[in-house]
RNA sequence: AGAUAGAGGCGCGAGGUCCAUCAGUACGUCUCCGCAUAUAAGCAGCUUUAGCGGAGAUCGAAAGGGGGCAUCGCCGAAGAGAAGGAAAGCAGCUGCGCUCUUCUUCGCUGGGCCGGCGGAUAAGAUCCGUCGGACUGUCACGUGAGUGGAGCGCUAUCUG
Numbered sequence: 001a002g003a004u005a006g007a008g009g010c011g012c013g014a015g016g017u018c019c020a021u022c023a024g025u026a027c028g029u030c031u032c033c034g035c036a037u038a039u040a041a042g043c044a045g046c047u048u049u050a051g052c053g054g055a056g057a058u059c060g061a062a063a064g065g066g067g068g069c070a071u072c073g074c075c076g077a078a079g080a081g082a083a084g085g086a087a088a089g090c091a092g093c094u095g096c097g098c099u100c101u102u103c104u105u106c107g108c109u110g111g112g113c114c115g116g117c118g119g120a121u122a123a124g125a126u127c128c129g130u131c132g133g134a135c136u137g138u139c140a141c142g143u144g145a146g147u148g149g150a151g152c153g154c155u156a157u158c159u160g
Base pairs, nucleotide, nucleotide: 001159002158003157004156005155006154009075011074012073013072014071016069017068018067019066028058029057030056031055032054033053034052035051039050040049041048042096043095044094045093046092047091078109079108081106082105083104084103085102086101088099089098090097110136111135113133114132115131116130117129118128119127120126138149139148140147141146
């Protein structure tokens, strides 16, 4: 230097299943009121379609996001970071925007936990970023207390 096999532990990911949240919300139905040269379908223009909005009553979800469980795949596991490409959705077309999926490149992070701040989110759940803290695995230095580093690392075996 290369190959193979491994170890961190509240370790990482995936789909499945259960549960809560979303929410007594949206949709539907009934009644009343307002508007209709109006209003709604993300914004502008043009078009198309539909009445539209509010209150009360009744019925009453789902997706996205999350937690538990077992299973499977794993140990740069993986990650909502940055830039760029492509597909789909938001009534149609053009432009813009938003959401979502996916691909490529680059960069960062050893790991989870707790707290502050910022952001995402319906959310005080959860996630991402950042700062701080103790803990933990690992290596280096040190008699020691301890200090420092990063996974491009560490351990074992084999080959050169």
Lysine riboswitch aptamer from a bovine gut metagenome, 160 nucleotides, folded computationally. Of the family's consensus pairs, 100% are formed in the model.